[in-house]
């Protein structure tokens, strides 16, 4: 100094229009009892600014991380 990345506890979607799903987690249900199965709840767009009627999304500044 270039180029990438950043979204739920994890790991992953969403190409301007209500921000999901997998696992884990709490609760219930089911069983003698554990497993396993079945409902269900709660967590999230790194951070400050611009642009739009609306911004994870487009611009731009900043932090962190990879990478040359």
């Nucleotide at each position: 100094c270039a180029g990438g990345u950043a979204u739920a506890a994890u790991u992953c979607a969403a190409u301007g229009g209500u921000a999901g799903a997998a696992u884990g987690u709490g609760a219930g249900c089911u069983u003698c009892c554990c497993a396993a199965g079945c409902u269900u709840a709660a967590u999230a767009u790194g951070c400050g600014g611009g642009u739009u009627c609306a911004a994870u999304u487009c611009c731009c500044g900043u932090u962190a991380c990879c990478u040359g």
Molecule: transfer RNA
Organism: bovine gut metagenome